[in-house]
RNA sequence: GGGAGUGUAGCUCAAUCGGCAGAGCAGCGAGAUUAGGACUCGCUAGUUGCAGGUUCAAUUCCUGUCACCUCCA
Numbered sequence: 001g002g003g004a005g006u007g008u009a010g011c012u013c014a015a016u017c018g019g020c021a022g023a024g025c026a027g028c029g030a031g032a033u034u035a036g037g038a039c040u041c042g043c044u045a046g047u048u049g050c051a052g053g054u055u056c057a058a059u060u061c062c063u064g065u066c067a068c069c070u071c072c073a
Stems, first nucleotide, its partner, number of pairs: 001072003005068003010025004019056001027043005049065005
């Protein structure tokens, strides 16, 4: 330098052919307990790496770019 892949909540990951962004764990609150853990219920948490384009509508399609990983040179 060229090719392929990944990037979404604090962490690990989903999201069908473009149509309301979710789960588990973690955190917070309550219940329960002599108290704590485990358990039950609820709540919070997002510029979907960044910038632009297409579209009524983009995590999804297109272009550029950044980071990581991998292959080739």
About this RNA:
The RNA shown here (transfer RNA) has 73 nucleotides and comes from a Patescibacteria group bacterium. The RNAcentral record of the sequence draws on ENA and MGnify. Taxonomically the source falls in Bacteria candidate phyla (Bacteria). The same sequence occurs in records of 2 taxa. Its Rfam family is "tRNA". The family's RNA type in Rfam is transfer RNA. Rfam's curators write: Transfer RNA (tRNA) molecules are approximately 80 nucleotides in length.